[in-house]
Context: one part of a larger RNA
RNA sequence: UGACGGGGGCCCGCACAAGCGGUGGAGCAUGUGGUUCAAUCCGACGCAACGCGAAGAACCUUACCCAGGCUCGAACGGCAAGUGACAUUCGGUGAAAGCCGGCUUCCGCAAGGACACUUGUCGAGGUGCUGCAUGGCUGUCGUCAGCUCGUGUCGUGAGAUGUUGGGUUAAGUCCCGCAACGAGCGCAACCCCUGUGAACUGUUACUACCGGCGCAAGCCGGGCACUCUGUUCAGACUGCCCUGUGAAACGGGGAGGAAGGUGGGGACGACGUCAAGUCAGUAUGGCCCUUACGGCCUGGGCUGCACACGUACUACAAUGCCCAGUACAGAAAGAUCCGAAACCGUGAGGUGGAGGAAAUCGUCAAAACUGGGCCCAGUUCGGAUUGGAGUCUGCAACUCGACUCCAUGAAGCCGGAAUCGCUAGUAAUGGCGCAUCAGCUACGGCGCCGUGAUACGUUCCCGGGCCUUGUACA
Numbered sequence: 001u002g003a004c005g006g007g008g009g010c011c012c013g014c015a016c017a018a019g020c021g022g023u024g025g026a027g028c029a030u031g032u033g034g035u036u037c038a039a040u041c042c043g044a045c046g047c048a049a050c051g052c053g054a055a056g057a058a059c060c061u062u063a064c065c066c067a068g069g070c071u072c073g074a075a076c077g078g079c080a081a082g083u084g085a086c087a088u089u090c091g092g093u094g095a096a097a098g099c100c101g102g103c104u105u106c107c108g109c110a111a112g113g114a115c116a117c118u119u120g121u122c123g124a125g126g127u128g129c130u131g132c133a134u135g136g137c138u139g140u141c142g143u144c145a146g147c148u149c150g151u152g153u154c155g156u157g158a159g160a161u162g163u164u165g166g167g168u169u170a171a172g173u174c175c176c177g178c179a180a181c182g183a184g185c186g187c188a189a190c191c192c193c194u195g196u197g198a199a200c201u202g203u204u205a206c207u208a209c210c211g212g213c214g215c216a217a218g219c220c221g222g223g224c225a226c227u228c229u230g231u232u233c234a235g236a237c238u239g240c241c242c243u244g245u246g247a248a249a250c251g252g253g254g255a256g257g258a259a260g261g262u263g264g265g266g267a268c269g270a271c272g273u274c275a276a277g278u279c280a281g282u283a284u285g286g287c288c289c290u291u292a293c294g295g296c297c298u299g300g301g302c303u304g305c306a307c308a309c310g311u312a313c314u315a316c317a318a319u320g321c322c323c324a325g326u327a328c329a330g331a332a333a334g335a336u337c338c339g340a341a342a343c344c345g346u347g348a349g350g351u352g353g354a355g356g357a358a359a360u361c362g363u364c365a366a367a368a369c370u371g372g373g374c375c376c377a378g379u380u381c382g383g384a385u386u387g388g389a390g391u392c393u394g395c396a397a398c399u400c401g402a403c404u405c406c407a408u409g410a411a412g413c414c415g416g417a418a419u420c421g422c423u424a425g426u427a428a429u430g431g432c433g434c435a436u437c438a439g440c441u442a443c444g445g446c447g448c449c450g451u452g453a454u455a456c457g458u459u460c461c462c463g464g465g466c467c468u469u470g471u472a473c474a
Stems, first nucleotide, its partner, number of pairs: 001474002003471003007468007015458002019422005026314002029311005034305002042053002064300002068296001070294001077122008089102005106113002125289002128287003134283001136278003139274001141272001146185006152161003165176003191266004196234005202228001206223001209222005237260001240254005316415001320374006334361001337356002342351003381412001386407007428451007
């Protein structure tokens, strides 16, 4: 100087407390461990691995296993020799890959050239090893308020001071003081979205008003007010008033205002820590393989199942379930795509093809509300499992797809010890969309809107910041 203390002081955080909803019990989905296997590819392991890499494992993917078959090789460059246009196409064998055979024979007068094949070689190739040789990127402490430097001063020196102290703040934020005076990286602001208004803009959006058609809904033509689209501005700065302290910074209250003291959210992550993670995203040193540790292909596996754990989903019901009627979104994506009307089917879906490269077309909510049924039961709760019949995608749904219909109806009556999330349009709850994608094991991920709650406080647990103290630790 740090680190540590079941030392002290001050302060903060859904850290506790106060609450709401869960997990731990059930079924199922998914990841992991274990086990099994010819193989169950590899990585990730407290927080910070375990719905993680994977935003799509039937083949492919695919890296694993079995079998078959290739060796200048699936792709690229150079050199030498030889042959021939190449492409294409046909036949045999085969599960395919491959192997065998046939047809065709470039430009140029020539020298030669282009391309391809064969042979040889330098080299290719390797998801082989090392993340403890690395770059790059990322996680984490932590959006915590810290981490440093120049000059000066102090100290033999390591180092200290500044950065400590008194206030204050979300903040090393600001003020005052001070052997310090300044500065840098962080904080904040500048950026994006959202909340109010104005000006401009005006189709595909809008419809107060006018005209026409129409029973009405609405349509057509004007229209540019309103909503909205989009661009540029305005607005919030403790600016104003009162008040607290000796003063300042700042705090408390108030006015005006759409918004008030950082308005809300996002992007943004200091010096560093964990030899943290990644050689399997790519790059890359070294090592290793080279008729195989490379490359092709068929099939299988990654989906195996006595178990154990994590994360979700669905429930156990009456604030509920079922039936009928009826209302209101936002954000997205659409051309091998989205697909209306109409018709067929109980349905998944099929036929159909209007319109739409889309404010124009298409999909357009559910909870809620109204009426009716159920009457506390393993039920009109719950939907697993199984049998049967189908639809769709795809070369192909046996291993191993999703969905539909009929039948079947399991466990489950609110969950031990323990444990998690959350402070506002948040939790909880309801649906909708997108990426990946032929299809889908999505109940996952990322977004969107609807309905919409509860908190005295800082003694204690956990983590963190500052000062101080002890230390046999570095």